[in-house]
RNA sequence: GCGCCGUUAGCUUAGUUGGUAGAGCAGAGGACUCUUAAUCCUAAGGUCCGGGGUUCGAGUCCCCGACGGCGCA
Numbered sequence: 001g002c003g004c005c006g007u008u009a010g011c012u013u014a015g016u017u018g019g020u021a022g023a024g025c026a027g028a029g030g031a032c033u034c035u036u037a038a039u040c041c042u043a044a045g046g047u048c049c050g051g052g053g054u055u056c057g058a059g060u061c062c063c064c065g066a067c068g069g070c071g072c073a
Base pairs, nucleotide, nucleotide: 001072002071003070004069005068006067007066010025011024012023013022019056028042029041030040031039049065050064051063052062053061
């Protein structure tokens, strides 16, 4: 230098043909318990790596860039 893959909640991640984003863990509140742990219940937490484009509508498609990984040179 070239090619491919990845980036979504604090962490690990799902997201199918483009239809407006879910889960587990952690943290918070509560139930239970003499107390803790375990278990159960509840709510909160995301403008999806950045910018631009296409579209009525983009996490998803296209372009440019950033970071990480793998391969080739």
The prediction has a mean pLDDT of 82.
The RNA shown here (transfer RNA) has 73 nucleotides and comes from a Coriobacteriales bacterium.
Rfam family: tRNA. From the family's description: Transfer RNA (tRNA) molecules are approximately 80 nucleotides in length. It is annotated as a transfer RNA.
Taxonomically the source falls in Coriobacteriales (Bacteria, Bacillati, Actinomycetota, Coriobacteriia).